[in-house]
């Protein structure tokens, strides 16, 4: 250098700004985020975490396209798009009900599990080759 063992440390970001209103970081216009390997540099290519479900084996789990450069990029460069777990809270919406109430849905950015978990990455130490 290489693969192995122990052990430490690391290891998810984001409502600035205006409308409306009694009340919205939730509608609404604009903003603004982007885990871990891989690969020509990747939220939307292929795998993985995280979240959920479980009979603990394991299942589940969003989204891109034109164009250009170039041996190679759905990854870069120009352009136009598009997604986002699970509780709560919440004026929107939809059904009842019939006169004030009920049920559902309803936040990627609030709040909670979370001083958690974890793909993993770095370090140093041990023995081999």
């Nucleotide at each position: 250098g290489u693969g192995g063992a122990u052990u430490u440390u690391c290891g998810g970001g984001g409502c600035a700004g205006g409308g409306u209103g009694a009340g919205a970081u939730u509608c609404c216009c604009u903003a603004c985020c982007g885990g871990c390997a891989g690969u020509a540099u990747a939220g939307c290519c292929u795998g993985c975490g995280a979240g959920c479900c479980u009979u603990c084996g394991g299942g589940u789990u969003g989204a891109u396209c034109c164009g250009g450069u170039g041996a190679a990029a759905u990854u870069c460069c120009g352009g136009a798009g598009c997604c986002g777990a699970c509780u709560g809270u919440g004026a929107g919406u939809g059904c009842g009900u019939u006169u004030u109430u009920g049920c559902a849905u309803a936040a990627g950015u609030c709040a909670g599990g979370a001083u958690g978990u974890g793909a993993g990455a770095a370090a140093a130490u041990c023995a081999a080759c």

Predicted 3D model of a 129-nucleotide RNA (FMN riboswitch aptamer (RFN element)). The sequence was found by an Rfam model in a public genome assembly. Its Rfam family is "FMN riboswitch aptamer (RFN element)". Rfam describes the family as follows. The RFN element is a highly conserved domain that is found frequently in the 5'-untranslated regions of prokaryotic mRNAs that encode for flavin mononucleotide (FMN) biosynthesis and transport proteins.